[in-house]
The RNA shown here (Guanidine-I riboswitch aptamer) has 106 nucleotides and comes from Paenibacillus monticola. Its Rfam family is "Guanidine-I riboswitch aptamer". Rfam describes the family as follows. This family represents a conserved RNA structure found upstream of the ykkC and yxkD genes in Bacillus subtilis and related genes in other bacteria. The function of this family is unclear although it has been suggested that it may function to switch on efflux pumps and detoxification systems in response to harmful environmental molecules.
RNA sequence: UAUUUAGUCUACUAGGGUUCCGUCGGUGUCUGUGCCGAGUCUGGUCCGAGAGUAGACAGUUCCCCUGCAGGGGGAGCGGACACGGAAGGAUAAAAACCUGGGAGAU
Numbered sequence: 001u002a003u004u005u006a007g008u009c010u011a012c013u014a015g016g017g018u019u020c021c022g023u024c025g026g027u028g029u030c031u032g033u034g035c036c037g038a039g040u041c042u043g044g045u046c047c048g049a050g051a052g053u054a055g056a057c058a059g060u061u062c063c064c065c066u067g068c069a070g071g072g073g074g075a076g077c078g079g080a081c082a083c084g085g086a087a088g089g090a091u092a093a094a095a096a097c098c099u100g101g102g103a104g105a106u
Stems, first nucleotide, its partner, number of pairs: 002106001007057006015047002020044002022041001023038006059077008081101001083104001087099003
């Protein structure tokens, strides 16, 4: 020096735990169900990626129409690259969430 510019939103996934539901165990019971425990319970709800997927938009290039400000339409681009802790934080809780394309490594 490369090197941090690399936008926003939606849905989903890898992944994640345990508020709620369900499941399992224990226990009480008026047999309706209540309470306690278990995520070392497959699950539903839930959280969820910069370096995962898909889509929409912003933005942008060219052309056309109208125009003299601007507006409308069409076709493209909307991308490539991206090793990465520990620790801390949020939520019920955890995480590939957030700090963070950070520190560092190369």

The coordinates come from a structure-prediction model, not an experiment, and the mean pLDDT is 81.